[in-house]
Molecule: transfer RNA
Organism: Akkermansia sp.
RNA sequence: GCUCGGAUGGCGGAAUUGGUAGACGCGUUAGACUAAGGAUCUAAUGGGGAGACCCGUGGGGGUUCGAGUCCCCCUUCGAGCA
Numbered sequence: 001g002c003u004c005g006g007a008u009g010g011c012g013g014a015a016u017u018g019g020u021a022g023a024c025g026c027g028u029u030a031g032a033c034u035a036a037g038g039a040u041c042u043a044a045u046g047g048g049g050a051g052a053c054c055c056g057u058g059g060g061g062g063u064u065c066g067a068g069u070c071c072c073c074c075u076u077c078g079a080g081c082a
Stems, first nucleotide, its partner, number of pairs: 001081007010026003019065001027045006046055003058074005
């Protein structure tokens, strides 16, 4: 230099032919249980806001009624070729 693949919550990791973003697990918080813990069970858990609402998939554009998903550029990580 060329080709291919990845980047999504606090962490891992889903969402496939564009249609409610974050399933599931871990963690955390609150509660139940306990003398107190552990284990187990229940509920909650992206950010901002008093609220209505607004924002959020590495960054910036584009297409579309609608984009994590499609197109372009860039950043970064990994693999292969030279």